[in-house]
Context: one part of a larger RNA
């Protein structure tokens, strides 16, 4: 000096309370154990591993099986021979790949030869998603955006080491003030950054406008986008040590770090990750290395995690009818029309985009109906017919029609999220993508209930007291 402790004191956080939704029960998606398997490739395993790596497993991806081959190699560099390279083509075979036939003789040039390819010969190397994240960088995660963590010179102590960083207040904050053998600094906090809230100027197409609609006018309003103002306890009153602040008003679009992000200190867990990379020794080197074709990662008695869609009238159906926002888009995005119940096909206009397209948001709101039924609730599973994508939907894709119509009538013990434009509830879009979302990143739209308190459960943070613990 830690650390710990059913020791004490203070303090914080959706930690509990005090409310809303929900998992646990059902079915199905999805991820793990296990089991199965010729292989079900390989990691991640309290919290901080389970919709995680994977922002897309038919093929390819891949790494794993089986079956065929294959030997300087699919790929780099040297050397030494020979052909220019390069298309066309027969047979054999699942392919890879083996056997073979034609055509074709190019560029540069001091006319020796030289680039660049291809092809054989050897060996120096190649290659290894072999195995060590307990050899490693590098990213990462966590405690936790917790308020800490430390230094320098001085002091004290025989020394480890204290001191400062402790105490009195306040603060989201080692934030600020006062006090003090300590005086000052650094890493963090806070700003500085980045996007939305308001408001002026400037600038008006593709955008807004008067209009039924074009043409022609306008830029007030909407909105774009550059530049500026604006919030700073700045004012007024209260309380306080006359301090720091703190409480209450007032102007104001906005009131006390305005709301949200991005930012992760010293460390800690030998925390992940040698299959993103990179790299040390150690291991293979006619194979643990490389080629194809088929398979397999999609199995299924069962266990757990995440989610989805319900179990219904605040609801389901059919008719009407209304209001975003942020994306993407020339290997795309695809408009009128036509054509099909339909998924969809046909067609071809405009866009490299404030033009045009994806695009007719959902919930809502006016009306009809159904009457508490396993139902006109719920849609699992199954049959039959087709659409799409792609050489290719048997293993195995997604969607649409008709049929079919499971289970499930609000879920034990348990446990989870949330504090406001938050939870909850509606759609819409964007990576990845030939095709394939209920997952993940985002956008608006409707919008609540409840915080007395801090006694207790959980984790942190000071100060402090016990220790036989390092």
């Nucleotide at each position: 000096u830690g650390a710990c402790g059913c020791c004490g004191a203070c303090c914080c956080g959706c930690a509990c309370a005090a409310g809303c939704g929900g998992u646990g029960g059902a079915u199905u998606a999805u991820g793990u154990g296990g089991a199965u398997u010729a292989a079900u490739u390989c990691g991640a395993u309290g919290g901080a591993a389970c919709g995680c790596g994977a922002a897309a497993a038919a093929c390819c991806u891949u790494a794993c099986c089986u079956a065929c081959c294959u030997a300087c190699g699919a790929c780099a560099u040297g050397u030494c021979g020979a052909g220019a390279a390069u298309c066309c083509u027969g047979c054999a075979g699942a392919c890879a790949u083996g056997c073979g036939g034609g055509a074709g003789u190019g560029c540069c040039u001091a006319g020796c030869g030289g680039a660049a390819c291809u092809c054989g010969a050897a060996c120096a190397c190649a290659g290894g998603c072999u195995a060590u994240g307990u050899a490693u960088g590098g990213c990462u995660g966590u405690c936790g955006u917790c308020a800490g963590c430390u230094c320098g010179u001085g002091u004290c102590g025989c020394g480890a080491g204290a001191u400062g960083u402790u105490g009195g207040g306040u603060u989201a904050a080692g934030u600020c003030c006062c006090g003090c053998a300590a005086c000052g600094a650094g890493c963090g906090c806070a700003a500085c950054c980045c996007a939305g809230a308001u408001c002026a100027u400037u600038a008006g197409u593709u955008g807004c406008u008067a209009c039924g609609c074009a043409a022609g006018g306008g830029c007030a309003c909407u909105c774009u986008a550059a530049u500026g103002a604006g919030a700073c306890u700045g004012c007024c009153g209260g309380u306080g040590a006359c301090a720091a602040a703190c409480c209450c008003g007032a102007g104001g679009a906005a009131g006390g770090u305005g709301g949200g992000g991005a930012u992760g200190a010293c460390g800690u867990c030998g925390a992940g990750u040698c299959c993103u990379c990179a790299u040390g020794g150690c291991c293979c080197u006619u194979a643990u290395g490389g080629g194809u074709a088929g398979g397999c990662c999609u199995u299924c008695a069962c266990a757990c995690g995440u989610a989805a869609u319900a179990c219904a009238a605040u609801g389901g159906u059919c008719g009407g009818u209304a209001c975003a926002g942020a994306g993407g888009g020339u290997c795309g995005c695809c408009a009128a029309c036509c054509c099909g119940c339909g998924a969809g096909c046909c067609g071809g206009a405009g866009c490299u985009a404030a033009u045009c397209u994806c695009a007719g948001c959902u919930a809502g709101c006016c009306g009809a109906u159904c009457g508490u039924a396993g139902u006109c609730c719920g849609g699992a599973u199954u049959g039959c017919a087709g659409u799409c994508u792609g050489c290719a939907a048997c293993u195995c894709g997604a969607c649409u029609g008709c049929a079919u119509g499971a289970a499930a009538c609000c879920g034990g013990a348990a446990u989870c999220g949330c504090u406001a434009g938050u939870a909850a509830u509606c759609g819409c879009g964007g990576a990845u993508c030939a095709g394939c979302a209920u997952g993940u990143c985002g956008c608006g739209g409707u919008g609540a209930a409840u915080a007395c308190g801090u006694u207790c459960c959980c984790g942190g943070g000071u100060c402090u007291u016990g220790u036989a613990c390092a």